[in-house]
RNA sequence: UCGUGACAAAGGCAAGCCAGCUCGAAAGACUGGUACGCAAAGUUACCUGCCUGUAGCCGCAAGGUGAUGGCAGAGGGACUACCGGA
Repeated sequence: UCGUGACAAAGGCAAGCCAGCUCGAAAGACUGGUACGCAAAGUUACCUGCCUGUAGCCGCAAGGUGAUGGCAGAGGGACUACCGGA
């Protein structure tokens, strides 16, 4: 420098579930346990997609609309990186 992941070693992350009686209107997040998986399952809402539906607006009402809230483990892009390999 490449970005390749066969083998090896050391380590890392953690879906779902259980718990909390933490934050949130909700979606979801956070903490502990466990372990489906992950070689970027590290960071980032820039693009697509998905979830929620507060305030506001519309409506007699039922309800509709509504992202400035989320999901990075849905896909793409951007940035960064351990070990081995070349």
A computed fold for an 86-nucleotide RNA from a Gammaproteobacteria bacterium, annotated as c-di-GMP-I riboswitch aptamer. Model confidence (mean pLDDT): 82 of 100. The model forms 95% of the base pairs in the Rfam consensus.